[in-house]
RNA sequence: UUCGACGGGAGCAGGCGCUCGCUGGCGGUCCUUCGGGGCCGCGAGAGGAAAGUCCGAGCUCCACAGGGCAAGAUGCUGGGUAACGCCCAGUGGGGGUGACCCCGAGGAAAGUGCCACAGAAAGGAAACCGCCCCGACCGCCUCCGGGCCGUCGGGGUAAGGGUGAAAGGGUGGGGUAAGAGCCCACCGCGUCGCCGGUGACGGGGACGGCAAGGUAAACCCCAUCUGGAGCAAGGCCACAUAGGGAGGCGCAGGGGGCGGGAAACCGCCCCCGAGAGGACGGCCCGUCCGAGCCUCCGGGUAGGUCGCUCGAGGGCCACGGCAACGUGGCUCCUAGAUGAAUGGGCGCCGGCACGACGCGGGCGACCGCGGCGCGCGACAGAACUCGGCUUACAACCCGUCGAACCAU
RNA sequence: GCCUCGUGACGCGACUGGGUCGCGGGCCGAUUGUCUAUCGGAUGAGAGGAGUUCGAUUCUCCUACGAGGCGCCA
Numbered sequence: 001u002u003c004g005a006c007g008g009g010a011g012c013a014g015g016c017g018c019u020c021g022c023u024g025g026c027g028g029u030c031c032u033u034c035g036g037g038g039c040c041g042c043g044a045g046a047g048g049a050a051a052g053u054c055c056g057a058g059c060u061c062c063a064c065a066g067g068g069c070a071a072g073a074u075g076c077u078g079g080g081u082a083a084c085g086c087c088c089a090g091u092g093g094g095g096g097u098g099a100c101c102c103c104g105a106g107g108a109a110a111g112u113g114c115c116a117c118a119g120a121a122a123g124g125a126a127a128c129c130g131c132c133c134c135g136a137c138c139g140c141c142u143c144c145g146g147g148c149c150g151u152c153g154g155g156g157u158a159a160g161g162g163u164g165a166a167a168g169g170g171u172g173g174g175g176u177a178a179g180a181g182c183c184c185a186c187c188g189c190g191u192c193g194c195c196g197g198u199g200a201c202g203g204g205g206a207c208g209g210c211a212a213g214g215u216a217a218a219c220c221c222c223a224u225c226u227g228g229a230g231c232a233a234g235g236c237c238a239c240a241u242a243g244g245g246a247g248g249c250g251c252a253g254g255g256g257g258c259g260g261g262a263a264a265c266c267g268c269c270c271c272c273g274a275g276a277g278g279a280c281g282g283c284c285c286g287u288c289c290g291a292g293c294c295u296c297c298g299g300g301u302a303g304g305u306c307g308c309u310c311g312a313g314g315g316c317c318a319c320g321g322c323a324a325c326g327u328g329g330c331u332c333c334u335a336g337a338u339g340a341a342u343g344g345g346c347g348c349c350g351g352c353a354c355g356a357c358g359c360g361g362g363c364g365a366c367c368g369c370g371g372c373g374c375g376c377g378a379c380a381g382a383a384c385u386c387g388g389c390u391u392a393c394a395a396c397c398c399g400u401c402g403a404a405c406c407a408u
Numbered sequence: 409g410c411c412u413c414g415u416g417a418c419g420c421g422a423c424u425g426g427g428u429c430g431c432g433g434g435c436c437g438a439u440u441g442u443c444u445a446u447c448g449g450a451u452g453a454g455a456g457g458a459g460u461u462c463g464a465u466u467c468u469c470c471u472a473c474g475a476g477g478c479g480c481c482a
Stems, first nucleotide, its partner, number of pairs: 001404009014349007022045002025042007047379001051390002054388005059230004066285004071226005076090005091105001092103004106221002111219002113215003128161002130157008139148003169187006188210001189208004194203003234306004244297006253272008277289003299481003313332008351376002354373002357370005409478007418432004426462001435449004455471005
């Protein structure tokens, strides 16, 4: 210098000034039908992702959240946290020359399913080619012992070829008719001890002799976790009407007492018992409420206020910890809108890229400066609030590290 | 704002890990004097991007697009 890796900052449509607005707050003043309204002044007013709504919580309501099944989620280890599927540190595996990056990484010797096409054979298998042995036949050679080629039949063989994503441990040696964990060494695998580590795991030893292919983001098994709904939650106030219509389910029933009555019967109370539906939005049980409930067609209203922004909050310092983070001290206050505010105009000064021109440097490619023209300046906008993840993002700044090349 | 669901040829649907299929439409050809009908043929797709797997329309994640539902009173 070039190419990269990682981390951080910052990103109000560049900056400054003036001016006109919008939203909400505070203060003053005037008016008031006491609800509030007008005017003036002061200070405040989108984000790192406000987004996707993918996780986890706070908060609110429903039985303070019952038992079982089902369903769903997570899945190496140890920590952090209010909690998490997040973060940190490690282990194992993979990629890269490297800085460094990636991993949904429990169980396939509990069971089931699947493994298309190709291939002889796709799971506790298989002989297509090949290799080897034996027998029969034909032919040839012969030193007459036999040997060789071919065809057919029987058998052995998973070493080689071929198919496939995958062929029932791998490499080498011995062994054998040819072969084969048949035997041996090393590696892999399994079992049992030892050492180190909190642990995942690592190191090393002995034994076994291959039995156990892949797939669980296929069913499943194991471990852990999960009640549901969501600020249109929910509380209060005000306004309006047709408190309507159709269909369905249910209020079963029994006993006793009292009162009225001539009686039939009616009314009230108590007990047993039934009960749609609801809490409970997958099902069952159980508990509670229970005389109304469900669906459809219609009707009215589209108001105010609380929730609503000070919170597991931010910044700095010290201490503990490798770190995530924790503890303590000091300090700061930073939008609350509801068809939904956060904007417009003017002036000045700038940034980057391109184009032609002029000047300067250089052998040259080209570089620098000047004014002019044209263009660009992102992703995107709160809606109850936090902690994360993911996704989108122009131009820019800072730091650490790696590789290659050049110079000294 | 919140919740739920779905994307495949021009249109509508089947396929739930292994060759993308059917019907209709459009195109070409045959038949006919011409059109329709009929017959034959060809074209044309898994929204986009990653991951798991030997292999993805299918399983998982992200993005994009689309659809539906939810106020209060009685």
The prediction has a mean pLDDT of 77. This is a predicted complex of two RNAs, RNase P RNA and transfer RNA, with 482 nucleotides together. Rfam match: Bacterial RNase P class A. The family's RNA type in Rfam is ribozyme. Its family is annotated with tRNA processing, ribonuclease P activity and dimeric ribonuclease P complex in the Gene Ontology.